[in-house]
Molecule: Bacterial large signal recognition particle RNA
Organism: Candidatus Auribacterota bacterium
Formats: sequence, structure tokens, C1' cells
RNA sequence: UUGUGCUAAGCGGGGAGUCAGCGGUGCCCUGUAUCUGCAAUCCGCUAUAGCAGAGCUGAAAUCCCGAUUGAGGCAGUUGGAGCGGACUGACAAGAGAGAGCAUUUUGUGUUGAAGGCCGGGUCCUAUGCAACAGGAUUCUGUGAACCCCGUCAGGUCCGAGAGGAAGCAGCGGUAAGCAGUCCAUUCUGGGUGCUGUAGGGUUGCCUGGCCGGAGCGAAGUCUUUCUGGAGAAAGUUUUUUUCCUCUGCCAAGAAAGGGUGCACAA
Repeated sequence: UUGUGCUAAGCGGGGAGUCAGCGGUGCCCUGUAUCUGCAAUCCGCUAUAGCAGAGCUGAAAUCCCGAUUGAGGCAGUUGGAGCGGACUGACAAGAGAGAGCAUUUUGUGUUGAAGGCCGGGUCCUAUGCAACAGGAUUCUGUGAACCCCGUCAGGUCCGAGAGGAAGCAGCGGUAAGCAGUCCAUUCUGGGUGCUGUAGGGUUGCCUGGCCGGAGCGAAGUCUUUCUGGAGAAAGUUUUUUUCCUCUGCCAAGAAAGGGUGCACAA
């Protein structure tokens, strides 16, 4: 120097958090670097700091150190910007609604105010009665060549006769139907009506009685409350939040370069 076979070591790492501390599962950042079981009311260890088992690479691009660089994270009384918040800006005239031990005018009130109690009407529903409209029944009239009734001239039929039978027209009456209508009975209807009956309802109006014992109402003025008029630019500030920067700490990855076994054979 070359070949073969072993071993150490490696087969991800980091941040925050949890923990006496160290790892892990879970969250986050990198990045691709085996598998199985355990594990946040936690799992396993003890400064040599996951435990148990299996597998792969293996003395170098692969194991170890690492100038330099640096994703990302945490902390802070750094500084700045944005969103948002607070304050200032910002307040009126006149308008609408409400209130009043105020005020003016006026109306009403001891022939009884406000207030309270009781009742009725107006209102709604059901129902009763009357009237109106329409229908039906009753009543009157009319109304059947025959297939309705009664009486049946004439004529016909039966019989020796006496008598009998059917039965058209006519007359009288009636059914279905048609016409009429003052009255009577009944059915239906509704923007009819009430001296009705019962129930409902009590906002408003009218009215009667009782209690009560002096105010009540209207309009205007004044005072006051609320609404709206009425909201921005800009400024100050910082309770929240986002981003950038500064300081400190931790730090994945990349990386010049450097370091590191054993055995056998040639």
C1' cells in the first nucleotide's frame, strides 16, 4: 500500500413546557436519518440519565471535533410602524315626544270637581218575535171521446114471455194537470226591524245611582328630560393585538479543515 473479517461508534437534532434533574410520548422548528412494546388523571431512568427486544451500516462522503454561517424559538424597562381602544375636536339654533306644587288667558264646578263602586246603552255571538221576498199546502174555477166513478135516453145482446145484461152520447162528479188569490197553515232567505232573551266584552263614547268633598280641563309661555341635528380630518395617549428592529440566551442544517481502532494475509 492492497484484500478479507471484526469491534467502538452511528441509525436524527433542537425549542418551549412538564420535572429535583435527564430523556421519551404530545405541541412547535428543521429535515428525511430502521422496526416492535410502554407512555400526560403520564412512561422509564439517576448525573454513565429513556427502559426491553430485533435488524442495518461500519474505520470512513457514512464515526468524532469543527473556523465560518445560520432556519427557528424564548426573554426583555429597546426603538419604530399598523389595526383597534380612550380623550380632545364636539357644540348650538330650530324640530318631535314627554314631564311640572311654575306662569298667563279661558271654560267648567257646592244645582257637587278629581277619584272610587255598582248598573245600562252603544259593540259581538246565538236565539225569539214581527214585517218583507219567494216556494208549498188549503180554497175557488177549469179539467178525461175511450184505457176514472155514478146515472144511463136511443140503440144492441140474452129470454116464448115476464124480465135481465153490457154500455155509447148526454148530464153530474173526480184524478193528474192548468189558472187565480183577499184570508189561513208552513218552509227558506237576509245590509229588514225590536219593547225581546241569554252569553261575551269593558279601549273609547253616552247615561243613571251611591261614596267622596274641591278641584278639573283647553291653549300658550317658561323650566327641564330624551331623540335626532351630530360627524370627519387632525392631534394626544396606550388597555389589546400584529409586524419590523435592538439586546441577551438556546439552537436545527450546511461547512473549509482536522482526528480516530483490532486481527489475518500478500